[in-house]
RNA sequence: AUCGUGUUCCGGGGUCGGUGUGAUUCCGAACCGGCGGUGAGAGUCCGCGAGCGUCGCUCCAGCGAUGUUGAACCGGUGGAACUCCGGUACCGACGGUGAUGGACGCCACGUGCGUUCGAGUCCGGAUGAGAGGAACGCGUG
Numbered sequence: 001a002u003c004g005u006g007u008u009c010c011g012g013g014g015u016c017g018g019u020g021u022g023a024u025u026c027c028g029a030a031c032c033g034g035c036g037g038u039g040a041g042a043g044u045c046c047g048c049g050a051g052c053g054u055c056g057c058u059c060c061a062g063c064g065a066u067g068u069u070g071a072a073c074c075g076g077u078g079g080a081a082c083u084c085c086g087g088u089a090c091c092g093a094c095g096g097u098g099a100u101g102g103a104c105g106c107c108a109c110g111u112g113c114g115u116u117c118g119a120g121u122c123c124g125g126a127u128g129a130g131a132g133g134a135a136c137g138c139g140u141g
Base pairs, nucleotide, nucleotide: 003139004138005137006136007135008134009133010132015029016028017027018026030121031120032092033091034048035047036046037045043090044089051068052067053066054065055064056063057062072088073087074086075085076084094124095123096122101117102116103115104114105113106112
């Protein structure tokens, strides 16, 4: 060196304008991109994490098992790129709020009522958890 082990620390980003009584949710434009891997650098390749569902254990807190979990092409360079360069696209957990904004239905037609959809960028769980990363100690050698 390597491998094992312990401690500590680190470990997710992003908005303006328009309409309006009212929207960071509608409309327009803009902006953002966790971790490891991969012949060469990845939001869209392979895998992981967070989130959510189900089951089991548990007084609870929580733990374990399991399932689910988005999206890319074309051209160029090169020995090698679905990762770089150029072009054009696309995607974004859960809960809340959500200007009667959209859809559907009802109707005593009252600008009325009901159902439903609706935020990657706002609020919240979260000063959390975590894929992992770094430093140092001890052992190994």